Predicted 3D model of a 74-nucleotide RNA (transfer RNA) from a Bacilli bacterium. Rfam family: tRNA. The family's RNA type in Rfam is transfer RNA. The sequence was found in a public genome assembly.
RNA sequence: GUCCCUGUAGCUCAAUUGGAUAGAGUGAGUGCCUCCGACGCACUAGGUUGCAGGUUCAAAUCCUGUCAGGGACA
Numbered sequence: 001g002u003c004c005c006u007g008u009a010g011c012u013c014a015a016u017u018g019g020a021u022a023g024a025g026u027g028a029g030u031g032c033c034u035c036c037g038a039c040g041c042a043c044u045a046g047g048u049u050g051c052a053g054g055u056u057c058a059a060a061u062c063c064u065g066u067c068a069g070g071g072a073c074a
Stems, first nucleotide, its partner, number of pairs: 001073007010026004019057001028044005050066005
C1' cells in the first nucleotide's frame, strides 16, 4: 500500500438477511428479607448501535467516507 473481519448499556453478547417500543446476562442503584451483612426476590436507571454523510415511508442492518482493533498478501 491492497483486501477481509469486528465495533450495540460499565463488561460479555443478541437482534430471524430493512419493519414497527434496540433487548438478555452480568455489574450499578433502591426496596423486601436480616441484629448487620451475604444469598435470594422485586423494581429502577443506564444506549446519539465507533464517527460523519447518503438511500428509503422506514436503517444497528444497505451505500460512501473516516477512526480504532484484529487478520491475509505485498